[in-house]
This is a predicted structure of a 365-nucleotide RNA (Bacterial RNase P class A) from an Alphaproteobacteria bacterium. It matches the Rfam family "Bacterial RNase P class A". By type it is a ribozyme. Rfam's curators write: Ribonuclease P (RNase P) is a ubiquitous endoribonuclease, found in archaea, bacteria and eukarya as well as chloroplasts and mitochondria.
RNA sequence: UCAGAGGGUCGGGUGGCCGCGAGGUGCAAACUUCGAGGAAAGUCCGGGCUCCAUUGAAGCAGGAUGCCGGAUAACGUCCGGCGAGGUGGAUGUGAAAAUCUACCUUAGGGAAAGUGCCACAGAGAGUAGACCGCCUUGGUUUCAAGGUAAGGGUGAAAGGGUGUGGUAAGAGCGCACCGCUGGUUUGGCAACAAAGCAGGCAAGGUAAACCCCAUCCGGAGCAAGACCAAAUAGGGAUGGCAUUUGGCGGGCUUUAACGUCGCCAUCCGGGUAGGUCGCUAAAGACGACGGGCAACCGCCGCCUUAGAUGAAUGGUCACCGCUCAGUAAUGAGUACAGAACCCGGCUUAUAGACCCUCUGAUAUA
Numbered sequence: 001u002c003a004g005a006g007g008g009u010c011g012g013g014u015g016g017c018c019g020c021g022a023g024g025u026g027c028a029a030a031c032u033u034c035g036a037g038g039a040a041a042g043u044c045c046g047g048g049c050u051c052c053a054u055u056g057a058a059g060c061a062g063g064a065u066g067c068c069g070g071a072u073a074a075c076g077u078c079c080g081g082c083g084a085g086g087u088g089g090a091u092g093u094g095a096a097a098a099u100c101u102a103c104c105u106u107a108g109g110g111a112a113a114g115u116g117c118c119a120c121a122g123a124g125a126g127u128a129g130a131c132c133g134c135c136u137u138g139g140u141u142u143c144a145a146g147g148u149a150a151g152g153g154u155g156a157a158a159g160g161g162u163g164u165g166g167u168a169a170g171a172g173c174g175c176a177c178c179g180c181u182g183g184u185u186u187g188g189c190a191a192c193a194a195a196g197c198a199g200g201c202a203a204g205g206u207a208a209a210c211c212c213c214a215u216c217c218g219g220a221g222c223a224a225g226a227c228c229a230a231a232u233a234g235g236g237a238u239g240g241c242a243u244u245u246g247g248c249g250g251g252c253u254u255u256a257a258c259g260u261c262g263c264c265a266u267c268c269g270g271g272u273a274g275g276u277c278g279c280u281a282a283a284g285a286c287g288a289c290g291g292g293c294a295a296c297c298g299c300c301g302c303c304u305u306a307g308a309u310g311a312a313u314g315g316u317c318a319c320c321g322c323u324c325a326g327u328a329a330u331g332a333g334u335a336c337a338g339a340a341c342c343c344g345g346c347u348u349a350u351a352g353a354c355c356c357u358c359u360g361a362u363a364u365a
Stems, first nucleotide, its partner, number of pairs: 001361010012320007020035006037336001041347002044345005049221004054257007062217005067081005082108001083106008109212002114210002116206003131152002133148006160178006179201001180199003184195004225277004235268007246261004284303001286301002289298003321334005
């Protein structure tokens, strides 16, 4: 310098004039302070808050999560590790393997509890096999019988892999190493890793297929809800169940307690469309110090940063910033997008600018 990966910040500024909304001061006029985001979007998770006569225990249904440890109010989020897979580099080599390192992905419990599926091709796709081939015998144009699963073919996947001995030819048939199963020791909180021992050891794959296992889960939601004012009809009909040893009470069942006195379904008809609160000081922002690898936590200091309600946060002028073109003058452009109870996340959209870390290539010293 170029390329790539990861993370973070900003995403317009200043001034004048005019115009809006809220708060404060003021009798008023008026003055003054503040006024849309990193995603406000999606409504996908988790909560705060509000209301509900239901509450405890056991079970079923439904849903969610799924390696280990930690953070958090909590989470399906985040941080740090482990395993598996992949990309680049270093080392190594004839070429490799193995090892180390940086980054990316990970829907990562269980296939010997059960069920399902693995099309086509192929001899055979799971307690699954003989098409070609190889070997032996007979016969010899063809072919027949037996053995074999090392070689080839089919396929996404073919009865562990490589090598070697042995065999009629072969085969874990034997052996070495790797893999697998079981168990031991050591290290680690753990997932797991390393080393040794024993065993020729296989009925494969698939669970974002049903399922099993472990853990967790009341419901509804600011159009929640509270108050004020006003008005009406404390309305009517039909059907079913039941009436204290009973019925009803947030998915269902049982049980105990508690509350209540009818419960359920369908249809007809009437009133209310107003106002105030909820509505913004919070699991809050910023900074220093300390703890921790980190997420984050503690402590101290400091700040107050919309609260609208058919819905404000704007318009205009000038200068500047940034990007592109141009020798220059100058010209063009300047993203995604707008609060509505609040907060922590995730996902999606985004012109561009800046910063940090890592990896590789090239060049110089």